[in-house]
């Protein structure tokens, strides 16, 4: 200095919180899909508030008062 394990902490898992669990990362995990052009750029268009349940809140859609 590199590379492995173990430990404890802390961060990540396309838009908020929150419990439960699962992965994944140590300055890195992450940073949705489609369709077009003058194409590693730019344009337009679409679904989702979750990794994955479950609740809350926001937003949507449809009915009833």
């Nucleotide at each position: 200095a590199c590379g492995g394990c173990g430990c404890a902490u802390g961060g990540g898992g396309a838009u908020g919180g929150a419990g439960u669990u699962c992965c994944c990362c140590a300055a890195a995990a992450c940073c949705g899909c489609c369709c077009c052009g003058c194409c590693c750029c730019g344009g337009g268009g679409c679904u989702g508030a979750u990794g994955a349940c479950u609740c809350c809140u926001a937003c949507c859609g449809c009915u009833c008062g």
Predicted 3D model of a 65-nucleotide RNA (Fluoride riboswitch aptamer (crcB RNA motif)) from a Caulobacteraceae bacterium.